[in-house]
This is a predicted structure of a 551-nucleotide part of an RNA (large-subunit ribosomal RNA, domain I) from a soil metagenome. Its Rfam family is "Bacterial large subunit ribosomal RNA". Its mean pLDDT, the model's own confidence on a scale to 100, is 85.
Context: one part of a larger RNA
RNA sequence: GGCUGCUGGUGGAUGCCUUGGUAUCGAUAGGCGAAGAAGGACGUGCUAACCUGCGAUAAGCUCCGGAGAGCGGGAAAGACGCAUUGACCCGGAGAAGUCCGAAUGGGGAAACCCGGUGGGAGUAAAAACCCAUCAUCUUUAUCUGAAUUCAUAGGAUAAGGAAGCGAGACCUGCCGAAGUGACACAUCUCAGUAGGCAGAGGAAAAAAAAUCAGGAGAGAUUCCCAUAGUAGCGGCGAGCGAAGUGGGAAGAGCCUAAACCAGAGGUUUUACUUCUGGGGUUGUAGGGCCAGUCAUAAAGUGCAUAUGAAUCUUAGCAGAAUCAUCUGGAAAGAUGAGCAAUAUAGGGUGAUAGCCCCGUACGCGAAAAGAGGAGUAUGCGCGAGAUUGGUACCUGAGUAGGGCCGGACACGAGAAACCCGGUCUGAAUCUGGGAGGACCACCUUCCAAGGCUAAAUACUCAUCGAUGACCGAUAGUGAACCAGUACCGCGAGGGAAAGGCGAAAAGAACCCCUGUUAGGGGAGUGAAAUAGAACCUGAAACCAGCAGCUU
Repeated sequence: GGCUGCUGGUGGAUGCCUUGGUAUCGAUAGGCGAAGAAGGACGUGCUAACCUGCGAUAAGCUCCGGAGAGCGGGAAAGACGCAUUGACCCGGAGAAGUCCGAAUGGGGAAACCCGGUGGGAGUAAAAACCCAUCAUCUUUAUCUGAAUUCAUAGGAUAAGGAAGCGAGACCUGCCGAAGUGACACAUCUCAGUAGGCAGAGGAAAAAAAAUCAGGAGAGAUUCCCAUAGUAGCGGCGAGCGAAGUGGGAAGAGCCUAAACCAGAGGUUUUACUUCUGGGGUUGUAGGGCCAGUCAUAAAGUGCAUAUGAAUCUUAGCAGAAUCAUCUGGAAAGAUGAGCAAUAUAGGGUGAUAGCCCCGUACGCGAAAAGAGGAGUAUGCGCGAGAUUGGUACCUGAGUAGGGCCGGACACGAGAAACCCGGUCUGAAUCUGGGAGGACCACCUUCCAAGGCUAAAUACUCAUCGAUGACCGAUAGUGAACCAGUACCGCGAGGGAAAGGCGAAAAGAACCCCUGUUAGGGGAGUGAAAUAGAACCUGAAACCAGCAGCUU
């Protein structure tokens, strides 16, 4: 020096554990904000920092309800207090709530600086101080009021409204890529996706046929399953990709414009026009007007206002049944003998507990606030006109349609309908008009150019409950731990590591070594200290010591 073995060191794998995650399901909620939000800054304790709570009334103040013996948050110790005259704690309603922040008196390098007006306090008079108020845009009303006579613009005042945030979600609209695929690439695709902007709601959008269909008929919209990877579209490449219909979920229909009538206005005063009310709302056409005949009411239903039941939410209450012996540090284990069960879900307790504790099943509960909206009352509306004949007054115009150019339709200009836009044009008026995939005829079907509308559908920042052949600390969220922290970056932004003594701190009094608050040896605690805080287990690499063998 090597090999082997043993004993240690180092190291922190592994095992076990879980306060944290993750996914799904069911309910709830689906908003907050100028009455100042979200988010912060700075303060606030007997106490230095931090977290949490709170706001100069500052780990809190008041009232109401619950609960019932301890309490003054994490967080020990000390000091000093509170509490059965009910504290602490839990729930409800209030009070108070610095400064910044949409931030809104003006400014500003956020949490700061400087004002006006009115009031208070103060002063000899001031000033410092306190309270209230003062942004902009917009709507309505009123008062004023130029050039310019009337008027208008403008100005002022008052009362409403808006703004900003939120989940990287869902929805609608506008704008709108590229990597990619096409084995290159240009039409095409990716994709109307990503992204940007605007807006809304608890959902949004759509919606009551100028729809489909096919000789039979259906009867608003939305969503699901099929139809169907079909019909089609397509450098007929890559790819894209319906609809009718059938079966389900849900189910709901309405209001206007016009004709005509009445009233009130306006004007450049006799013809137009505005407003209000009545009327009226459809396609087997309907309505108006004129004439005739009949009826002239209720059930029911909608809206508004007021009130408001059940039920639910935000604290809680109650809740069965076991002992002995043995082992052990400890009994829930073993043995023996019992009991409960609408409760043998689960968790805890010194090992494995139905009967020790918390719970669980079954059952009960609210002063206050909220949800809910059965009903009740009142008012208004609908129900509420029907029919016959006549008349030909009305039935949504720069519209429909057309040309050119685009877009969107599964459909790339194609035979290309239907729908939307720009531009140039431009009808008909019920003897009317649209559609049925060029177009024409016949036929069928529907009635555009005004509007509203629940449910079935989409989503989950958040709250409650439940579940898992989900993870178990290099996993699971980036984050089980004071994490979006430390740290990095001028910045946008990037972004960690880090869990476990013990049943209980019983966390090692006292002594010794020493420069020593380091480390260790005794003593003591403990079942265990090779469980000693660098603390469960404690693998390997790596490093020693000792022994054997060997060179």